[in-house]
Context: one part of a larger RNA
RNA sequence: GAGUGAACGCUGGCGGCGUGGAUUAGGCAUGCAAGUCGAGCGAUCUCGCAAGGGAUAGCGGCGAACGGGUGAGGAACACGUAAAUAAUCUUCCCCCUAUCCGGACAUAGCCCUAUGAAAAUAGGGGUAAUAUCCGAUGACACCAUGAGCUCUCAUGAGUUUAUGUUUAAAGACGGGGACCGCAAGGCCUGUCGAUAAGGGAUGAGUUUGCGUAGCAUCAGCUUUGGUAGGGUAAUGGCCUACCAAGGCUAAGACGCUUAGCUGGUCUGAGAGGAUGGUCAGCCACACUGGGACUGAGACACUGCCCAGACUCCUACGGGAGGCUGCAGUCGAGAAUCUUUAGCAAUGGGCGAAAGCCUGACUAUGCGACGCCGCGUGAGGGAUGAAGGAUUUCGGUUCGUAAACCUCUUUUGGCAGGGAAGAAAAAGUUGCAUCUAACACAUGCAAAACUGACGGUACCUGCAGAAUAAGCCACGGCUAACUCCGUGCCAGCAGCCGCGGUAAUACGGAGUGGCUAGCGUUACUC
Numbered sequence: 001g002a003g004u005g006a007a008c009g010c011u012g013g014c015g016g017c018g019u020g021g022a023u024u025a026g027g028c029a030u031g032c033a034a035g036u037c038g039a040g041c042g043a044u045c046u047c048g049c050a051a052g053g054g055a056u057a058g059c060g061g062c063g064a065a066c067g068g069g070u071g072a073g074g075a076a077c078a079c080g081u082a083a084a085u086a087a088u089c090u091u092c093c094c095c096c097u098a099u100c101c102g103g104a105c106a107u108a109g110c111c112c113u114a115u116g117a118a119a120a121u122a123g124g125g126g127u128a129a130u131a132u133c134c135g136a137u138g139a140c141a142c143c144a145u146g147a148g149c150u151c152u153c154a155u156g157a158g159u160u161u162a163u164g165u166u167u168a169a170a171g172a173c174g175g176g177g178a179c180c181g182c183a184a185g186g187c188c189u190g191u192c193g194a195u196a197a198g199g200g201a202u203g204a205g206u207u208u209g210c211g212u213a214g215c216a217u218c219a220g221c222u223u224u225g226g227u228a229g230g231g232u233a234a235u236g237g238c239c240u241a242c243c244a245a246g247g248c249u250a251a252g253a254c255g256c257u258u259a260g261c262u263g264g265u266c267u268g269a270g271a272g273g274a275u276g277g278u279c280a281g282c283c284a285c286a287c288u289g290g291g292a293c294u295g296a297g298a299c300a301c302u303g304c305c306c307a308g309a310c311u312c313c314u315a316c317g318g319g320a321g322g323c324u325g326c327a328g329u330c331g332a333g334a335a336u337c338u339u340u341a342g343c344a345a346u347g348g349g350c351g352a353a354a355g356c357c358u359g360a361c362u363a364u365g366c367g368a369c370g371c372c373g374c375g376u377g378a379g380g381g382a383u384g385a386a387g388g389a390u391u392u393c394g395g396u397u398c399g400u401a402a403a404c405c406u407c408u409u410u411u412g413g414c415a416g417g418g419a420a421g422a423a424a425a426a427g428u429u430g431c432a433u434c435u436a437a438c439a440c441a442u443g444c445a446a447a448a449c450u451g452a453c454g455g456u457a458c459c460u461g462c463a464g465a466a467u468a469a470g471c472c473a474c475g476g477c478u479a480a481c482u483c484c485g486u487g488c489c490a491g492c493a494g495c496c497g498c499g500g501u502a503a504u505a506c507g508g509a510g511u512g513g514c515u516a517g518c519g520u521u522a523c524u525c
Base pairs, nucleotide, nucleotide: 001525002524003523004522006521007520008519009518010517013374014373015372016371017370018369019367020366026330027329028328030327031326032325035062036061037060040059041058043056044055045054046053047052069285070284071283078212079211080210081209082208083207084206085205088204089203093200094199095198097196098195099194100193101135102134103133104132110125111124112123113122114121115120141166143164144163145162146161147160148159149158150157151156171192172191173190174189175188176187179186180185213257214256215255220248221247222246223245224244225243226242227241228240229239230238260282261281262280263279264275265274266273267272287308288307289306290305291304310321311320312319313318340363341362342361346360347358348357349356350355377407378406379405380404387398388397389396390395413462414461415460416459417458421453428446429445430444431443432442433441470514471513472512473511474510475496476495477494482509483508484507485506491498492497
């Protein structure tokens, strides 16, 4: 000199964009943060004369493994980078192929009974499904056996073929001319859905080379490999049995201490050094420790079980809880914000859709915490007024500074106008395609609808210089020197050092610097 998620002191007009619990991964009152689907199912309630509509506890499906937080742990394939997977899986989505036949047993809700303070639970009866189960069919899938071809760095991979074995499904909502049917419907057709196979995409698992702290006042450490089996989506001592004696290490094993890693950020001419807050990628964690279940995916932040600490309720028998989500509170601390609004936009979940949910997000509030911009007036004005300071008593200086005259109105105040952010989806109308069809569906076009912020930004007008300047330094380093006060006192100080009667070093005046800031402290280069 530059920088900071800063803090402290004095001061403080406005706006834009950012940014804000770095300490106790300490404890938490309260509210909200993950639901949705009635076009899967029965049932109940409700509006209606009816047709039909609305609501929902429960079963069922999908989601809840995303999004959001934090950095405790971890020196490790955790991260970064480059590869491998011929050792693997992948819901939803896209493409393509084929199929969706027949039957059955339950159970919640409900009704009855019972226990309990509660949380909740038990027994009986009975009901549905896209819940569950059984059967059929079925290969290009799986498995076994056999044969052939092609290819690879290896284990091997791909492909063709023969025989045999095993394995699947579910329906829902629209529309309809002929035919059948009293009707429901069959039947046809459209959309969604289901099952199986192949391919893609995405996501994930695993493995490897290299790189990524300090300490040797840490010098030895303990398993390594083979065979067989188990386990996994998958390789592997991952696990088990047996066998062998290996494996790592001064190119630092093992141990201890410290630490989330990276893109980046700060500094520096660079090399380098320091750092990893916000944003983005990855990892890890979710009161502490352990465990599995469900599922395509978790060993699961607001799921389950066990143990522990803590808090709360209790009828003392027993129960409930987990803010390292958004706000907020206590504590500790030098120190870090609103218990706000809205789903209008972007994105996510569910749904055929309307839509519902979304403390993600978008906005808003608070803080000079940072950066940037603007303002606190502009022009004229000399008897160089008064006053202060100084003086060699002539003067000099504050100083065009003020007064005074003319002008402007940024900002602030009041009044009027007033956005962009919105384009879609659904619905309406028209046209085309599909079709037996003017249904349905799909595509195109048109008009119309939707704004939390917000009557905000912005624009215009009105009056009026009106509403707006401080902080630090002045001995040298270092821009800025004199007077007065004080008298080793009071005090200053980053270092050297000032102060004991002429102090440029203390306090005031005056001067210099920066400016809505200025200094100090801490840390980094």

Small-subunit ribosomal RNA, 5' domain from a metagenome, 525 nucleotides, folded computationally.
RNAcentral holds the full RNA, with entries from SILVA.
The prediction has a mean pLDDT of 82.